[in-house]
RNA sequence: GAACGAACGUUGGCGGCGUGGCUUAGGCAUGCAAGUCGAACGAGAAAGUUUCUUUCGGGAAGCGAGUAGAGUGGCAAAAGGGUGAGUAAUGAUUAGUUAACCUACCCCUAAAACUGGGAUAACUACCCGAAAGGGUUGCUAAUACCGGAUGGUCUAUGAGAAUCGCAUGGUUUUUAUAGUAAAGGCGCUCGCAAGGGUGUCGAUUAGGGAGGGGAUUAAUUCCUAUUAGCUAGUUGGUGAGGUAACGGCUCUACCAAGGCAUUGAUGGGUAACCGAUCUGAGAGGAUGACCGGUCACACUGGGACUGAGACACUGCCCAGACUCCUACGGGAGGCUGCAGUCGCGAAUAUUCCGCAAUGGACGCAAGUCUGACGGAGCGACGCCGCGUGUGGGAUGAAGGCCUUAGGGUUGUAAACCACUGUCACACUUUAAGAAAUCAUCUAGGGUAACUCCUAGGUGUUGACAAAGGAGUGGAAGGAAGUUCACGGCUAACUACGUGCCAGCAGCCGCGGUAAUACUAGGUGGCAAACGUUGUUCGGAAUUACUGGGCAUAAAGAGUUUGUAGGCGGCUUAAUAAGUCAGGUGUGAAAUCCCGGGGCUCAACUUCGGAACGGCAUUUGAUACUGUUAGGCUAGAAUAAUGGAGAGGUGAGUAGAAUUCAUGGUGUAGCGGUGAAAUGCGUUGAUAUCAUGGAGAAUACCAAUGGCGAAGGCAGCUCACUGGCCAAUUAUUGACGCUGAAAAACGAAAGCUAGGGUAGCGAAAGGGAUUAGAUACCCCUGUAGUCCUAGCCCUAAACGAUGUACAUUGUAUGGUGGGAAUCUUGCAUUUUCACUGUAGCAGCUAAUGCGUUAAAUGUACCGCCUGGGGAGUAUGGUCGCAAGGCUAAAACUCAAAGGAAUUGACGGGGGCUCACACAAGCGGUGGAGCAUGUUGUUUAAUUCGAAGAUACGCGAAGAACCUUACCCAGACUUGACAUGUACGGAUUAGACUACAGAAAUGUAGUUGACACUCAUUCUGAGUGGAACGUACACAGGUGUUGCAUGGCUGUCGUCAGCUCGUGUCGUGAGAUGUGAGGUUAAGUCCUUUAACGAGCGCAACCCUUAUCUUCUGUUACCAUCGCGUUAUGGCGGGGACUCUGGAGAGACUGCCGGUGUUAAACCGGAGGAAGGCGGGGACGACGUCAAGUCAUCAUGGCCCUUAUGUCUGGGGCUACAAACGUGCUACAAUGCGGAGUACAACGGGGUGCGAUACAGUAAUGUGGAGCAAAUCUCUAAAAACUUCGCCUAGUUCAGAUUGUGGUCUGAAACUCGACCACAUGAAGCCGGAAUCGCUAGUAAUCGCGGGUCAGCAACACCGCGGUGAAUAUGUACCUGAGCCUUGUACACACCGCCCGUCAAGCCACCCAAAUUGAUAGUACCCGAUGUUCAUGACCCAACCGUAAGGAGGGAGUGACCUAAG
Repeated sequence: GAACGAACGUUGGCGGCGUGGCUUAGGCAUGCAAGUCGAACGAGAAAGUUUCUUUCGGGAAGCGAGUAGAGUGGCAAAAGGGUGAGUAAUGAUUAGUUAACCUACCCCUAAAACUGGGAUAACUACCCGAAAGGGUUGCUAAUACCGGAUGGUCUAUGAGAAUCGCAUGGUUUUUAUAGUAAAGGCGCUCGCAAGGGUGUCGAUUAGGGAGGGGAUUAAUUCCUAUUAGCUAGUUGGUGAGGUAACGGCUCUACCAAGGCAUUGAUGGGUAACCGAUCUGAGAGGAUGACCGGUCACACUGGGACUGAGACACUGCCCAGACUCCUACGGGAGGCUGCAGUCGCGAAUAUUCCGCAAUGGACGCAAGUCUGACGGAGCGACGCCGCGUGUGGGAUGAAGGCCUUAGGGUUGUAAACCACUGUCACACUUUAAGAAAUCAUCUAGGGUAACUCCUAGGUGUUGACAAAGGAGUGGAAGGAAGUUCACGGCUAACUACGUGCCAGCAGCCGCGGUAAUACUAGGUGGCAAACGUUGUUCGGAAUUACUGGGCAUAAAGAGUUUGUAGGCGGCUUAAUAAGUCAGGUGUGAAAUCCCGGGGCUCAACUUCGGAACGGCAUUUGAUACUGUUAGGCUAGAAUAAUGGAGAGGUGAGUAGAAUUCAUGGUGUAGCGGUGAAAUGCGUUGAUAUCAUGGAGAAUACCAAUGGCGAAGGCAGCUCACUGGCCAAUUAUUGACGCUGAAAAACGAAAGCUAGGGUAGCGAAAGGGAUUAGAUACCCCUGUAGUCCUAGCCCUAAACGAUGUACAUUGUAUGGUGGGAAUCUUGCAUUUUCACUGUAGCAGCUAAUGCGUUAAAUGUACCGCCUGGGGAGUAUGGUCGCAAGGCUAAAACUCAAAGGAAUUGACGGGGGCUCACACAAGCGGUGGAGCAUGUUGUUUAAUUCGAAGAUACGCGAAGAACCUUACCCAGACUUGACAUGUACGGAUUAGACUACAGAAAUGUAGUUGACACUCAUUCUGAGUGGAACGUACACAGGUGUUGCAUGGCUGUCGUCAGCUCGUGUCGUGAGAUGUGAGGUUAAGUCCUUUAACGAGCGCAACCCUUAUCUUCUGUUACCAUCGCGUUAUGGCGGGGACUCUGGAGAGACUGCCGGUGUUAAACCGGAGGAAGGCGGGGACGACGUCAAGUCAUCAUGGCCCUUAUGUCUGGGGCUACAAACGUGCUACAAUGCGGAGUACAACGGGGUGCGAUACAGUAAUGUGGAGCAAAUCUCUAAAAACUUCGCCUAGUUCAGAUUGUGGUCUGAAACUCGACCACAUGAAGCCGGAAUCGCUAGUAAUCGCGGGUCAGCAACACCGCGGUGAAUAUGUACCUGAGCCUUGUACACACCGCCCGUCAAGCCACCCAAAUUGAUAGUACCCGAUGUUCAUGACCCAACCGUAAGGAGGGAGUGACCUAAG
């Protein structure tokens, strides 16, 4: 995608044609579904009515009526209709056979129909029974039944002839003997009658036909081998019986031992089969509803009877289950016919009308019967057709939805206007389905005549049914949905809500606060339907015949031999099985297809054709295959001559080593390990020497060397033996290849029995290691390893590559043979066989393979079909066992897997780097304090930052403010912005009073501005600002840094990250960026399928180190001068220092060496500086959903008399504890006192503040100077000189505390800094661990600044002073870069992942026991019934005068048999 006998959900206007219990072959109430014939037969009512009669109760007769109903008899009932339980072949389909058969009714032909007889139902009478039903007596008919006659072209038997065929035999014919028939009815007519004639129907015999059936053969006809052997009437024969007929169809008979089966017997499961239907390009696959053919069944099982036909759906008998009736004695029933009902179920209709048509039964016929059939009803169950209006219509209405708020969309859609009338509705009218039969009339034919036949006229027959057709009427009126879709596949997009919830889902997958995937609006598709579910086919080349595979994805058996089978070299002839061609028959109809026709079209229906791919038969062809016969040598094999080899088996033997034993020498250790210990040793080990024993294995040679089928094979010698190779001749003559089943071999381990045991060594013991260590390491050590005999039968038994043959480019090795050549060699060339490497074409998903194929072909075998479950369970089989071989399912997952790619990772490798380690110096971790954090506490202790990359961080400064937190008190268009409307005359501003903690509230006084008008003061109006009211809105340090911008940290100042074009690869990707050097560097050089380029590196920028030049005040002062106790203080100078502009300088430039001629490196010279001179700014692509919504900005969400705003107070400063970062110390390289030197960067106006004075001091008073190279902060400190201290908790250290002060500030209680005096804690160099630093660095010393009223600063940012040590180096720790390698990782090792387990759930297996079904075997009993036997009882037909006979029957018995 298509389909369906479908079901379910939502919806639903009409019609036509179809179709409708798929489940319980479950049970059934009720009605109907098979009768008919009086022209076969006998008998024969009643109601009613008419007449008569009457004793008035009734009776008789006629009609009803020879009617109804019943009976005898005939035919039918074996058809039609239903269902699919059984059945895997007693079935079906196709094609045959019947020389082995039957056939009522129908048709044709021939013949014949003569003569007799006895019964019986109905009916009558009586009896039994509840009923169903039955019995006895008497009477009667037939086309019922029976006897006899006749008889042929009939049947049987015997004998003969002709002819034919298919084996038995058939057909025709002659003859003899025996046997076998019948029924009448009706019409007309002749006749007194008897009896004739004639027509028709019926009956008899025989032959034929048509149609129907029986039997039989071949082929085809589902799954299963975890069913491999089955079968005793079984297979065949003789005989007998039986049948319509053949036959083991049957048998108390006899004989033989057969028959079937891997081409699947037997068993098990499932199933009616086919024409066909659905699907598919086809081949196929699935199905077997409706329609048609066949079969089977009829409550379940069995049985026969009747009959032409049955072992019989609405017949019979028996048994069983069930239901019903009953007087309890006994009876009745069978919807899988049509309706209907209960039950079952997801699910399937009316207890309808009619025989009008078609068909059937009976009948001479009229006709009767017919739930067959024709119709109607119900169901959108299916297919088909029609409609739900058409045209105009923009204020693009309202409403909905969206929105950038403008609008867009729904949408010409609606409204509105005009028109039309299909369908439905109402009324009227009307056709086809009907032609026969029959009745009657006419004409013709026929007959002796009539019935009769043919043609025509008239009349008669409609269930459906008024639905259809036509007309009229009015009216757009009555008629659209779809729990379908809109992320992709796949046509169709937005919004709100929701927030891994609710839900969706065919697959992938959506949903965790911005969902095109859930839900609405809109849109798309289809449309009286649309979806969902189920099933089948397709796509699926995903069982591969067409049309797949097996090195690594699933898949080559461990190897060989070999049976069946499959396949098979060259050539000749025959044959004609396969094969090919033609003819004939058949392949039912319907269906499908093509062309026509009929319903208005279509669906539907009808006619014709084609087709039905098949089967059978026949005629031919002979290339190929097969078969038969003959030949050949190229395949294969054999013999002869040589050759190599760890090929196999057995026996013998050798040396080294190990170990043991004995003896000697000798002394304290040996042994073992990463380090040890267990162990051995003074009873003398280890070591060493000598001698002897034992067992096992064979160093060197030795090799991608050799041999073998594989497993495997190694000292040497001998014996036996298999295979292979080369060269040349000869022989055989296709003898070949492969190979289910089968057989043999088959490493190691293991098993059985017996030996052997040196070494090694599972198990076991001990010692170590370890958290543990049932291990790795060590010391011992048993099975075993070895031999003999026998099992086992598996391995990553691997080349993960089955065997054989053939074809197809090269190069270069090895091993074993041969040939040729001449230069005779360790030669060259060449040819066979084996064994390697590289690689063309080709193949492959790629990796790779590549004459030793995974290339190209052929033959045969084995094996595979998603992962797990599982090579498991169960069954079978093998084994002593261990276990092997064979080999599932339930359930579960949406993957599992291969090859390659890029990363990441590795207790992988290589190269390299970094204060990474090492070498050093100084710290932290211990103390006290400061500061930050956690935790705790609290009304609040606001918030953020969290490994490195949070923690002296945001905060460059929390007493109030800040401030975001808490408590309390207030405000509500608001503390702040913009706009609109209105208001009033004040308001704006200023001031006062009261309440209050303040914010604020209340009351009062005063009081403006601009413009216009009228003006005397002033008044009126308007406006801006302001105020008040109201509305829009403000506001939010509320939330989301995982919605964001911006900014920042980190890897990391690590050297990387990419692009264009080209090339390579199916592709992901690769190359470039690799390799060799070199560098701090992807820095540069060389090479190169790469060539170039970009962002990074470097450089350009700032600063610092040297010099030059210019400038010369506020800086400087050499020279000249003046002045001072003294000072560049002054004149002056431009030299120096310095200031700050411009330049120079350093580039591996020069020399030597190394290097590839290069890049570069090493050393040197010169130089202030040398190989990037030092420092800074500068931070690639990206990573960490890193940090920040509390700097700022910003989407969404949230608050709006509060999460906004204001105020007072409190808190952010709490304090059992823990951590980070610092400061000060622990002292003598020190501390204290005194004295004396030398800086730089900077700051200063609400500021810095000098000299001076006061105070012990903090500081105060005061105010010269200075917007500063001028004045000031400003004193530098360590250093140096000198005095004291003398190793002590000290003259170290300074916490803590007390008292008194200073300063800032409205305000120092919570909670500031500083000063003085007093107090004088811990601490004597710090565990595990850990940090910084490579030179003007570390260490140490002070100084300045920002913030700031003040300060918590010991912080941070800067400045200078003094000024080291060490680096052998890259094994290790950490981190990083490049190359390479492995990977089952890709959230990327903080990965992935394995096993056990609690609880719950699912499936399977086992399981005491139990239940049902099916099949088989043995035995017992045995209904009914056929057959046979018997039949002492009974009997009409014939024979007989009779007795009796013939014949028949009841009964009884036997075999078989259902159920039990």
Background: Small-subunit ribosomal RNA from uncultured bacterium PHOS-HE93, 1460 nucleotides, folded computationally. Lineage of the source: Bacteria > Pseudomonadati > Planctomycetota > Planctomycetia > Planctomycetales. Its mean pLDDT, the model's own confidence on a scale to 100, is 82.